A computed fold for a 470-nucleotide part of an RNA from an uncultured bacterium, annotated as small-subunit ribosomal RNA, 3' major domain. Model confidence (mean pLDDT): 84 of 100.

Context: one part of a larger RNA
RNA sequence: UGACGGGGGCCCGCACAAGCGGUGGAGCAUGUGGUUUAAUUCGAAGCAACGCGAAGAACCUUACCAGGUCUUGACAUACCUCUAAAGGCUCUAGAGAUAGAGAGAUAGCUAUAGGGGAUACAGGUGGUGCAUGGUUGUCGUCAGCUCGUGUCGUGAGAUGUUGGGUUAAGUCCCGCAACGAGCGCAACCCUCGUCGCUAGUUACCAUCAUUAAGUUGGGGACUCUAGCGAGACUGCCUCUGCAAGGAGGAGGAAGGCGGGGAUGACGUCAAAUCAUCAUGCCCCUUAUGACCUGGGCUACACACGUGCUACAAUGGCGUAAACAAAGGGAGGCGAAGGGGUGACCUGGAGCAAAUCCCAAAAAUAACGUCUCAGUUCGGAUUGUAGUCUGCAACUCGACUACAUGAAGCUGGAAUCGCUAGUAAUCGCGAAUCAGAAUGUCGCGGUGAAUAAAAAGCCGGGUCUUGCACA
Numbered sequence: 001u002g003a004c005g006g007g008g009g010c011c012c013g014c015a016c017a018a019g020c021g022g023u024g025g026a027g028c029a030u031g032u033g034g035u036u037u038a039a040u041u042c043g044a045a046g047c048a049a050c051g052c053g054a055a056g057a058a059c060c061u062u063a064c065c066a067g068g069u070c071u072u073g074a075c076a077u078a079c080c081u082c083u084a085a086a087g088g089c090u091c092u093a094g095a096g097a098u099a100g101a102g103a104g105a106u107a108g109c110u111a112u113a114g115g116g117g118a119u120a121c122a123g124g125u126g127g128u129g130c131a132u133g134g135u136u137g138u139c140g141u142c143a144g145c146u147c148g149u150g151u152c153g154u155g156a157g158a159u160g161u162u163g164g165g166u167u168a169a170g171u172c173c174c175g176c177a178a179c180g181a182g183c184g185c186a187a188c189c190c191u192c193g194u195c196g197c198u199a200g201u202u203a204c205c206a207u208c209a210u211u212a213a214g215u216u217g218g219g220g221a222c223u224c225u226a227g228c229g230a231g232a233c234u235g236c237c238u239c240u241g242c243a244a245g246g247a248g249g250a251g252g253a254a255g256g257c258g259g260g261g262a263u264g265a266c267g268u269c270a271a272a273u274c275a276u277c278a279u280g281c282c283c284c285u286u287a288u289g290a291c292c293u294g295g296g297c298u299a300c301a302c303a304c305g306u307g308c309u310a311c312a313a314u315g316g317c318g319u320a321a322a323c324a325a326a327g328g329g330a331g332g333c334g335a336a337g338g339g340g341u342g343a344c345c346u347g348g349a350g351c352a353a354a355u356c357c358c359a360a361a362a363a364u365a366a367c368g369u370c371u372c373a374g375u376u377c378g379g380a381u382u383g384u385a386g387u388c389u390g391c392a393a394c395u396c397g398a399c400u401a402c403a404u405g406a407a408g409c410u411g412g413a414a415u416c417g418c419u420a421g422u423a424a425u426c427g428c429g430a431a432u433c434a435g436a437a438u439g440u441c442g443c444g445g446u447g448a449a450u451a452a453a454a455a456g457c458c459g460g461g462u463c464u465u466g467c468a469c470a
């Protein structure tokens, strides 16, 4: 000087408290451990691994296993040599990779293609993240981390950065052997909230006419769209304070950082990643490389994490009504009409989209029914028959109909999230994607309770104190 303390002071944070809803019990989904297996590929491991890499394992992917094959190789460069080529098509053998045979036409015009040969080499998702780059997590969006000159100290170092206030903030003020500066904070960026101006189609419709319908004429007001501006600064008032600031008020769409996002200092954890990629060294080279078929990654006495659905009447079911936002669409979205109980099939209008389509929003409200039951709750499991995608749904897909109707009556110790358009609850969309979400990332609808307190738990900041430690 740091680190540490079941030392002290001050301060902060859904840290506790006050509340609301969960997890832990059930069934299922998913990940992990374990076990099993020919293989169940590999990585991730307290917080900060475990719906994580994986924004999507039937084949492929795929790295694993079994079997069948290849050896200058599936891929690259270089040398020699041969051929009107390779590919595609047909036939035969085969599980296929491959091996053999054949036909026909076109391109091409001598190598930028293919075959053969020899060797340099290729290749490796093999090892080492404790050799590395790059990227990332975490403390933490916490308020810190430093430097120059000066001064003090023999020196390591100190000072500045401490102190008194204040702030979300090393934010600002006052004081001070310090004076300045840098990286952070804040602001500049995006978005939401108010208004004005400009513009008016594919959006809009107040007035006039018209229609089944903003449908058409028309309109440029409104909504909306998207560009430019305005607006908030403790600016004004009162109180308080030396000041910075604080408390209250006015006006205002918005008030003291207006809400949200992006933005992550010096560093810590030899943190994570050699399997995104790159890369040193080591290792394999008729195999640890390459191709194919089938299997596996989907196993199942069990244990844990994360979720979904429930246990019902603030509900279930039925009927007929209403109101979104944000997205996506050409090998695509697919309307009307028709068929089917349904998944879906047919059909093909329109649409590279403010025009057409996906598209039905659902909770909600109205009416009816059920009347507290393992039930008209709950839907697991199982049987049968189907639909769709795709060469192909047996291992191993999703969905539909009928039948079946399990556990479950609110969950021990313990533990998690959340302070406002939040929690809770309700549906909608997208990426990945042939198909395959209860996951992820977004979008809106309905919409609370409680706290504003600082004694103790957890984490952090700062000053001080002690010294087993560096």
Stems, first nucleotide, its partner, number of pairs: 001470002004466002007464007019418005026309008034300002042053002064295007073121001077120002079117005089102005123284002126282003132278002134273003137269001139267001144183006150159003163174003189261004194230007204219002208217002233255001236249005311411001315370005321364001327358003332351002337346003377408001382403007424446007